[in-house]
RNA sequence: AGAGUCGGUCGGACAGCCGCUGCGCCGCUUGCCGGCGUGGAGGAAAGUCCGGGCUCCAACGGGCAAGGUGCCAGGUAACGCCUGGGAGGCGCCAGCCUACGGAAAGUGCCACAGAAAACAUACCGCCUACGUCCGGGUUUGCCCGGACCGGCAAGGGUGAAAAGGUGCGGUAAGAGCGCACCGCGCGGGUGGUAACACGCCGCGGCAUGGUAAACCCCACCUGGAGCAAGACCAAAUAGGGGAGCAGGCGGUCCUGCGACUGCCGGAUGCGGCCCGCAUCGCUCCCGGGUAGGUCGCUCGAGGCGCACGGUGACGUGCGUCCCAGAUGAAUGGCUGUCCUCGACAGAACCCGGCUUAUAGACCGGCUCUCGCA
Numbered sequence: 001a002g003a004g005u006c007g008g009u010c011g012g013a014c015a016g017c018c019g020c021u022g023c024g025c026c027g028c029u030u031g032c033c034g035g036c037g038u039g040g041a042g043g044a045a046a047g048u049c050c051g052g053g054c055u056c057c058a059a060c061g062g063g064c065a066a067g068g069u070g071c072c073a074g075g076u077a078a079c080g081c082c083u084g085g086g087a088g089g090c091g092c093c094a095g096c097c098u099a100c101g102g103a104a105a106g107u108g109c110c111a112c113a114g115a116a117a118a119c120a121u122a123c124c125g126c127c128u129a130c131g132u133c134c135g136g137g138u139u140u141g142c143c144c145g146g147a148c149c150g151g152c153a154a155g156g157g158u159g160a161a162a163a164g165g166u167g168c169g170g171u172a173a174g175a176g177c178g179c180a181c182c183g184c185g186c187g188g189g190u191g192g193u194a195a196c197a198c199g200c201c202g203c204g205g206c207a208u209g210g211u212a213a214a215c216c217c218c219a220c221c222u223g224g225a226g227c228a229a230g231a232c233c234a235a236a237u238a239g240g241g242g243a244g245c246a247g248g249c250g251g252u253c254c255u256g257c258g259a260c261u262g263c264c265g266g267a268u269g270c271g272g273c274c275c276g277c278a279u280c281g282c283u284c285c286c287g288g289g290u291a292g293g294u295c296g297c298u299c300g301a302g303g304c305g306c307a308c309g310g311u312g313a314c315g316u317g318c319g320u321c322c323c324a325g326a327u328g329a330a331u332g333g334c335u336g337u338c339c340u341c342g343a344c345a346g347a348a349c350c351c352g353g354c355u356u357a358u359a360g361a362c363c364g365g366c367u368c369u370c371g372c373a
Stems, first nucleotide, its partner, number of pairs: 001369010012338007020040008028031001042344001046355002049353005054226004066222005071085005086100001087098004101217002106215002108211003123156002125152003131148007164182006183206001184204005189198003230295004240286006247264007266280005302321008339342001
């Protein structure tokens, strides 16, 4: 210098004017008014995919079902997240990727091609030792050729995948048939908290192809609904409940006034009266709910700095800061100057993650190649 990889930060700047909105103070014309001061979107506010706080409902405990997670250890309020490690794969390297438990518990499936896709099998091929038959030769021992019955799985071919690999021996030809090395399985040993590792030991010729984001098995986890949760205040109208809207009559006591007690007791209509039936007014009180309002609502597993512990995620301590809280829902518009000419996009109870979108700018660690000294 070029190429690459990992991590982090920012994401137009400044000024003026006019608006919107939360809070504080002040004013009087008490209006949801005015003035002043101060705060006012994001790294993802997004998708709503996980996990938790909070709220209400349910709930003794356990099981089934359903759903989820799935190498090991740690972190955390918790997680399907993060950190460190192991194993496998990719890359020259820095580094990256992985639903990574179980396929000798059982069931299912494995297209096409191929002989065969799992109780193995034979298309091409290799062989003719053994057995039978035929022909020929013959030194009568047997030899040669052929047919049948057969043997083999080395080589070829098919396939994503073919029943361990290489070599030597062996054989008629072959084959873990035998042996050596490698691989595999089982048992042990050593190291490691563990996953796991071992150029440690022994045993077994080798028996068990793949697929569990197929059913399934194993281990662990999970009660449901969500801020339109939920709590409080509470008008008008309608509806619900209660009391009243005059007292009268009777009984007992008492000389009497009066006291106590029982029953009835509002209005209107059915021509009047009694019974019965139907309908209804005024006043006050109570409770539920609606409109509306208040709370929930933003100080929090909070940000920043330093120190300490830890490989790290993170934890502990000290100091410091206050940083949107709306509810028809604010966070905007115009002008000027400058630059690298500005991407994706906007809160709605809160927080931790993941995923997705994102013009561009900057910083740092590391790797490879080339050149120069």

The RNA shown here (Bacterial RNase P class A) has 373 nucleotides and comes from a Gammaproteobacteria bacterium. The organism belongs to Gammaproteobacteria, within Bacteria. The RNAcentral record of the sequence draws on ENA. A source record names the gene rnpB. The model forms 95% of the base pairs in the Rfam consensus. It matches the Rfam family "Bacterial RNase P class A". It is annotated as a ribozyme.